[in-house]
């Protein structure tokens, strides 16, 4: 100093806010009404919803190996084992109702 599968999906979970429900509130509205609408409240334990590179699990994929299968053969294909380490982190901006350990990002930057 240079390259790449520090791969990608899917369910979750910690962690968010509040579009819609639920819950609380209401000197607003019609109203016969305990309840209906409308506002306001995430400093409401919640359901829906968003959710991790440095978090869980499962599949797929990637690589090595092995065995079988086809092929003459370089080589295809199935099937199994292994293997996929490590990972400190701003501000600041985006997106959606709206916010985050989302997303710019394994970035900047520090060891």
């Nucleotide at each position: 100093g240079a390259u790449u599968a520090g791969g990608g999906u899917c369910c979750c979970u910690a962690g968010g806010g509040u579009u819609c429900c639920a819950c609380g509130g209401u000197u607003g509205c019609a109203g016969g009404a305990u309840g209906g609408c409308g506002c306001c409240g995430g400093u409401u334990c919640g359901g829906u919803c968003c959710a991790a590179g440095a978090g869980g699990g499962a599949g797929c994929u990637c690589a090595u190996c092995u065995u079988c299968u086809c092929g003459c053969g370089u080589g295809a294909g199935a099937a199994g084992a292994u293997g996929g380490a490590c990972a400190c982190g701003g501000a600041g901006g985006g997106a959606u109702a709206a916010a985050a350990g989302c997303c710019c990002g394994g970035g900047a930057g520090u060891a």